Annotation: Transfer RNA from a Patescibacteria group bacterium, 75 nucleotides, folded computationally. It matches the Rfam family "tRNA".
RNA sequence: GGACUCGUAGUGUAGCCCGGUUAACACGCCUCCCUGUCACGGAGGAGAUCACGGGUUCAAAUCCCGUCGGGUCCG
Numbered sequence: 001g002g003a004c005u006c007g008u009a010g011u012g013u014a015g016c017c018c019g020g021u022u023a024a025c026a027c028g029c030c031u032c033c034c035u036g037u038c039a040c041g042g043a044g045g046a047g048a049u050c051a052c053g054g055g056u057u058c059a060a061a062u063c064c065c066g067u068c069g070g071g072u073c074c075g
Base pairs, nucleotide, nucleotide: 001074002073003072004071005070006069007068010027011026012025013024020058029045030044031043032042033041051067052066053065054064055063
């Protein structure tokens, strides 16, 4: 330098191919219940402008282009 692939709550993932109401799940975090206390269990809640910039569209995490970063392979 080239090809492919990945980037989404604190962590790990789904959703992307095939655009559409409030972006979902597990763990973690907070509050309450339970308990003599902790843990376990139960109920509720907060937390992600979907890596960044632009384009297409009535509408973009999803489609297109570019950039940045991680990984694999090739030279």
Source information: Its mean pLDDT, the model's own confidence on a scale to 100, is 83.